[in-house]
RNA sequence: GACUCUGUGGCGCAAUCAAAGCGCGUUCGACUCCAGAUCGAAAGGCUGCGUGUUCAAGUCACGUCGGGGUCA
Numbered sequence: 001g002a003c004u005c006u007g008u009g010g011c012g013c014a015a016u017c018a019a020a021g022c023g024c025g026u027u028c029g030a031c032u033c034c035a036g037a038u039c040g041a042a043a044g045g046c047u048g049c050g051u052g053u054u055c056a057a058g059u060c061a062c063g064u065c066g067g068g069g070u071c072a
Base pairs, nucleotide, nucleotide: 001071002070003069004068005067006066007065010024011023012022013021026042027041028040029039030038048064049063050062051061052060
């Protein structure tokens, strides 16, 4: 340099273009003498960034940035 895969809460991952979810973690509560385990609840995302297509974009297109891989 060319091609290709990938980027979503603190971490790991889902989501036929149609209201962004799950697990772990965190916080609060119940239980307990205290803690753990268990149970209940809550907070935490403008989906890497920008533009476009569409009634509607995490998803499609283009550009750009970061990461992985193959080739040179």